Small-subunit ribosomal RNA, 5' domain from an Alphaproteobacteria bacterium, 475 nucleotides, folded computationally. Its mean pLDDT, the model's own confidence on a scale to 100, is 88. The organism belongs to Alphaproteobacteria, within Bacteria. It matches the Rfam family "Bacterial small subunit ribosomal RNA". Rfam links the family to the GO terms structural constituent of ribosome and ribosome.
[in-house]
Context: one part of a larger RNA
């Protein structure tokens, strides 16, 4: 000197960008953060109707999303990650192309009765519909094959324009998997290793593969550092420096884990699945004691730890997700807005004049010098704030939360706005009193025991400036 997700002292006018629990991956009060679809059904309830039936609302069956967006960084030293190859795979929506969408059944929710619970919530009986299920037929490349031959599909629904559903072959984006090189310290860790290493052969898997299992060999991996142990998410970058380099990995993206700990699988096109299910711990909570709920490492907020890190805000107007033919509905994604000098940039706290160099304060040799054009006083301007009037782009036909914001235009009055640190040398900036190895400074050197430019006040002066300083960390 530069930097910083800072902190702490003092101080504090505006705006514009951006930042914002580094500590306990400690517990969590409440809200909201993933729902939708009547153009898949059947049913109840209300409103109009005599009625068919229209329109509104509610649970349940179904569909498709919930594997995405967001939150952390605990674990990992690892095909985790970066890089570059590479063959045995997978894929809902979306696309390009072909063909096809024929004929039957049977149940289960809701619903009604009926029971049993404090409750959460079950359990029997009977009824019913479908884009739920399930049989049958056909099926071109489809799938097995011993090449004879054998398996495999489908759903309709509408306002008539169209969304759909099925097989199969490509596409495109994505994902699984598998290999070269790279990736921190310890040898005061030297040997590790039994499914361990290779075969065969069988399960398994969307796929290879000791991934699991039987046999069978006896390998395999190691000073080019295995094994142990210790610290860590990796990277694109970020600071810093002339640069090699060294030091981190906040934001901002990209990849990877994790979701109260610990283990399991269901469903599904994808999940071992933050706001799903089991189970088993730890903990709250409720209970009628029989049992039953619960997971903020979403977004606000609590409490606790801490030197320390914000609002229980608006809006879905933009842009993007997710359903819908749509209209629309949900989106604490996101946009925006409130705290906070936390950084970063930009302005401003007045300008021109002004010497009987006025009082005042400090110094003295008492003549004076200094503070100082500084003030006053005269002419002036009005940024920013104040008030008052208009008033956006961002939206494309319509829709703007933000906001009556930005930005325009008038009005007032110098009016509402300066501090902090330092002056022994390093280092730019001196005297005076007050103290007397006391108080007390202080990065290093070192100062102070009666004339202290070094410690405390003053007046001066040097420096940065809405900041200065101060610690702490990194080159």
């Nucleotide at each position: 000197g530069a930097a910083c997700g800072a902190a702490c002292g003092c101080u504090g006018g505006c705006g514009g960008c951006a930042g914002g629990c580094u500590u306990a991956a400690c517990a969590c009060a409440u809200g909201c953060a993933a729902g939708u679809c009547g153009a898949g059904c059947g049913c109840c309830u209300g409103u109009a109707g005599c009625a068919a039936u229209a329109c509104a609302g509610g649970a349940g069956c179904g569909g498709c999303g919930c594997a995405c967006g967001g939150g952390u960084g605990a674990g990992u030293a690892a095909c985790a990650c970066g890089u570059g190859g590479g063959a045995a795979c997978g894929u809902g929506c979306c696309u390009a192309g072909c063909a096809g969408u024929a004929c039957g059944g049977a149940a289960c929710a809701a619903c009604u009765c009926c029971g049993g619970g404090a409750a959460a919530c079950c359990g029997g009986a009977g009824c019913u519909a479908a884009u739920a299920c399930c049989g049958u037929a056909u099926a071109c490349u489809c799938c097995c094959u011993c090449c004879g031959g054998g398996g495999g599909a489908a759903a309709g629904a509408u306002u008539u324009a169209u969304c759909g559903c099925u097989g199969c072959u490509g596409g495109a984006g994505c994902g699984g998997c598998c290999c070269g090189c790279g990736u921190c310290g310890g040898a005061u860790u030297a040997g590790g290793u039994a499914g361990u290493u290779g075969g065969u052969g069988a399960g398994g898997u969307a796929a290879c593969g000791g991934c699991u299992c039987a046999c069978c060999a006896a390998g395999c991996c190691g000073a080019c550092g295995a094994u142990c142990c210790g610290u860590a998410g990796c990277u694109g970058g970020u600071u810093u420096g002339a640069g090699a380099g060294a030091a981190c990995g906040a934001c901002c993206a990209g990849c990877c884990a994790c979701a109260c700990u610990g283990g399991g699988a269901c469903u599904g096109a994808g999940a071992c699945a933050c706001g799903g299910c089991c189970c088993a711990g730890a903990c709250u909570c409720c209970u009628a004691c029989g049992g039953g709920a619960g997971g903020c490492a979403g977004c606000a907020g609590u409490g606790g730890g801490g030197a320390a890190u914000c609002u229980u805000g608006g809006a879905c107007a933009a842009u993007g997700g997710g359903g819908g033919c749509a209209a629309c509905c949900c989106u604490g994604a996101u946009c925006c807005a409130g705290c906070c000098a936390u950084g970063c940039c930009g302005c401003g706290u007045g300008a021109g004049u002004g010497a009987u160099g006025a009082a005042g304060g400090c110094c003295u040799u008492c003549g004076g010098g200094u503070u100082g054009u500084a003030a006053a006083g005269c002419u002036c301007u009005u940024u920013c704030g104040g008030c008052g009037g208009g008033g956006a782009a961002a939206a494309u036909a319509a829709u703007g939360a933000u906001g009556g914001u930005a930005c325009c235009c008038g009005c007032a009055g110098a009016a509402g706005a300066a501090g902090c640190c330092c002056c022994g040398g390093c280092u730019a900036a001196c005297u005076u009193c007050g103290u007397g190895c006391c108080a007390g400074c202080a990065g290093c050197c070192g100062c102070g025991g009666u004339a202290a430019u070094a410690c405390g006040a003053a007046g001066g002066g040097g420096g940065c400036u809405a900041g200065c300083g101060u610690u702490g960390u990194u080159c």